Large-subunit ribosomal RNA, domain IV from Prochlorococcus marinus subsp. pastoris str. CCMP1986, 326 nucleotides, folded computationally. The organism belongs to Prochlorococcus marinus subsp. pastoris, within Bacteria. Model confidence (mean pLDDT): 88 of 100. The full RNA is in RNAcentral, with records from ENA. Rfam family: Bacterial large subunit ribosomal RNA.
Context: one part of a larger RNA
Formats: sequence, structure tokens, C1' cells
RNA sequence: CUCUCUCUAAGGAACUCGGCAAAAUGGCCCCGUAACUUCGGGAGAAGGGGUGCCAGCGAGAGCUGGUCGCAGUGAAGAGGCGCAAGCGACUGUUUACCAAAAACACAGGUCUCCGCUAAGUCGCAAGACGAUGUAUGGGGGCUGACACCUGCCCAGUGCCGGAAGGUUAAGGAAGCUGGUUAGCUUUUAGCAAAGCUAGCGACUGAAGCCCCGGUGAACGGCGGCCGUAACUAUAACGGUCCUAAGGUAGCGAAAUUCCUUGUCGGGUAAGUUCCGACCCGCACGAAAGGUGUAACGAUUUGCGCGCUGUCUCGGAGAGAGGCUCG
Repeated sequence: CUCUCUCUAAGGAACUCGGCAAAAUGGCCCCGUAACUUCGGGAGAAGGGGUGCCAGCGAGAGCUGGUCGCAGUGAAGAGGCGCAAGCGACUGUUUACCAAAAACACAGGUCUCCGCUAAGUCGCAAGACGAUGUAUGGGGGCUGACACCUGCCCAGUGCCGGAAGGUUAAGGAAGCUGGUUAGCUUUUAGCAAAGCUAGCGACUGAAGCCCCGGUGAACGGCGGCCGUAACUAUAACGGUCCUAAGGUAGCGAAAUUCCUUGUCGGGUAAGUUCCGACCCGCACGAAAGGUGUAACGAUUUGCGCGCUGUCUCGGAGAGAGGCUCG
């Protein structure tokens, strides 16, 4: 010097990205216990007191008296607590070996497919799962307890329904054209039946598409400019252009705010963080759910009490290693 420990005056987070680490709390009994709440909780809330031994009494819990120590759950093992906010309701699950979370799941909600030889899935098939189930069932998508709610747009895309018209395949097909040649003729050359053959082909011809409707807890989308009130400012109001329709409720500098350390208030002596407001939302917004929410969380953020070698700022000690000699 390194590691693992023990103690440390005064101070007590001044350390640091951050109380990381350490310290502190700790069992049992009694008293006592707030906001909030889904009335279950919150709660071991918080905060106090007691705790050994001996004798007597008592069924016991315990009571009374005595007594020792600095100290009685006498060693060890054995919650730190509070306030506020974000996210996720919760218990669970996850990156075996850098991430445990706000991610996944979840009960609940909703849409959709499927009538059973089900839909769906695996397989070339046989076959199997679904299911020895049968719509109170099974598959898929989204959302994610609960409470209050979930606005407008069907123009585009998708899906569902419709079948009048347009378009349209193979196939069918009247007819037409060419080749071939029995035959015929005006015989160097022509014409040409049937059959066979090559091609064209009016017309016929389903779904689909076009078309007509519906549908958003389907994919998705949810404007601009100008003017206006008797101070000013602002604009309930008006005009105009565009659109399928122009963002409703609620929330909002937010896990979303660039400008930005926005502005105001709170907390601090001092606060880019935090909390409460404002709304000018660069670029929230309603099941890619919106807003709340008791309880829960090895979650994230801010503050406080307690406590401490984290620090001011070091020091002392123990053990192990290193180092020297052997």
C1' cells in the first nucleotide's frame, strides 16, 4: 500500500449524479395512532412506556413488596420513519451470463370469425390439435382493476351487404377466310361440294373490378387568412377560402414544451430539479383509450425527521495479503 473489520473529538449530507455505502430502527407486552379510502384497508401508521432476579399472593393473566448492574429481548439473530408527485391497478412474468422496469401478463371491457366434417393451426398426404368440446363454446385483434366517460369525419383504404348497368376468362358458337382435293371447265390456267385442317369470329359467358349503400373499441383523419367592443389589450361577433370532417369532454412547459432555467406562487439563505397554478399544446386528447383513483412496487422524482467517517479531515487499532530476509 490492498482487502475484510472495529472505534473515533466537534459538526451531521457540508459528500455525491444520487445518502451510494455505512450507521440507525429491530423481539414481546401495554398505551396510542392522521389524511385518504373501493370501508377491506391505510396500520407494526406515527409516537410513547415496559422488559432482570428474589419473595408472597393468584387457576392464570398478573399484582404487591424487595433487590443488583452503566446496561435486563444484558450475547447472536429480528422494520428506519414521514410528506408530496409520475408510471403501472393489484399477486405474478422477463433479457440463463451488463437492463426486473413505466416492458409482458392479468381479471375486466369491446370488436370480429366460427352451426360442427366449425372457424383456426400443423402436415405433400394419411392424420392430428381444436375437443371426446358445441356459441354461457372455440379462434383472432385491440384495450387493460375500479370510477366518470369515450366527441366529429365513411372522401381514401379495408371489411360487410347489393345486384340494375359497364368491363371481363376459359369454354361454347352462327358465320367468314385460307390450305387440301372428288369433280367441273373456256385445260400453260382456273373454279370447287363434302370431309379434314389452320385462322378470324357476331353472340353467350361467373367471381372480381367499376358502380350503389353501410361500417371507426376497422386502417386512419380531426384547417387557414382578415376584420371587429367608448383608454389600451383581447375578441363573445363578422367576412372569406379550403375540407370527408376541421380536436368535443378532460388534461396541459407534461415520461409529450423547441424557444425554456416560460411566467406567477410554494419550499431553500441561495432551487436548470420538485410541488401548485397559468395556457402562447414547436408537436396532448378520448379502448395505439382520456381523466381520476384507495391499496400495492428491490419502480422513478422532490422534500423532511432520525442516523451516521459520505464529508470537513483525518486519526487509531485488529486480521489477511503484498514487501524484505530465510